[in-house]
Model confidence (mean pLDDT): 83 of 100. The RNA shown here (transfer RNA) has 73 nucleotides and comes from a Candidatus Aenigmatarchaeota archaeon. Its Rfam family is "tRNA". Rfam's curators write: Transfer RNA (tRNA) molecules are approximately 80 nucleotides in length. It is annotated as a transfer RNA. NCBI's taxonomy places the organism under Archaea, Nanobdellati, Candidatus Aenigmatarchaeota.
RNA sequence: GGGGUCGUAGUAUAACCUGGUAGAACGGCGGGCUCCAGACUCGCAAGUCCGAGUUCAAAUCUCGGCGACCCCA
Numbered sequence: 001g002g003g004g005u006c007g008u009a010g011u012a013u014a015a016c017c018u019g020g021u022a023g024a025a026c027g028g029c030g031g032g033c034u035c036c037a038g039a040c041u042c043g044c045a046a047g048u049c050c051g052a053g054u055u056c057a058a059a060u061c062u063c064g065g066c067g068a069c070c071c072c073a
Stems, first nucleotide, its partner, number of pairs: 001072007010026002013023001020056001028044005049065005
């Protein structure tokens, strides 16, 4: 320098192919329970790497950028 795969809550992930309410788990916070804590139980907060395009509508399709990993030189 060229090619391929990937990027979603704090963490690891589903939804992407086939556009239509972003979901569950662990963790965090609060309540209940308990003498206290743990366990259990109820609730809350938290996310689509960035920009542009297409579209009534984009995590999803297209283009560019950034980053990670792999292959070729």